[in-house]
Molecule: transfer RNA
Organism: Prevotellaceae bacterium
RNA sequence: GCCUGCGUAGCUCAGCGGUAGAGCACUUCCUUGGUAAGGAAGAGGUCAUGGGUUCAAGUCCCAUCGCCGGCU
Numbered sequence: 001g002c003c004u005g006c007g008u009a010g011c012u013c014a015g016c017g018g019u020a021g022a023g024c025a026c027u028u029c030c031u032u033g034g035u036a037a038g039g040a041a042g043a044g045g046u047c048a049u050g051g052g053u054u055c056a057a058g059u060c061c062c063a064u065c066g067c068c069g070g071c072u
Base pairs, nucleotide, nucleotide: 001071002070003069005067006066007065010024011023012022013021018055026042027041028040029039030038048064049063050062051061052060
């Protein structure tokens, strides 16, 4: 230099055009003499960045940045 894949909550990851989700973690409450376990509720997102297509983009297209891998 070229090619593929990936980038979504604190962490690990779903989400193949129409309301952004799960598990763990976090906060509050219930339960207990107390803790753990269990139960209920809640908070937490510029969907890497910029542009394009579309009535509508996390999703499709382009570029850029970062990371893993391959080729040279």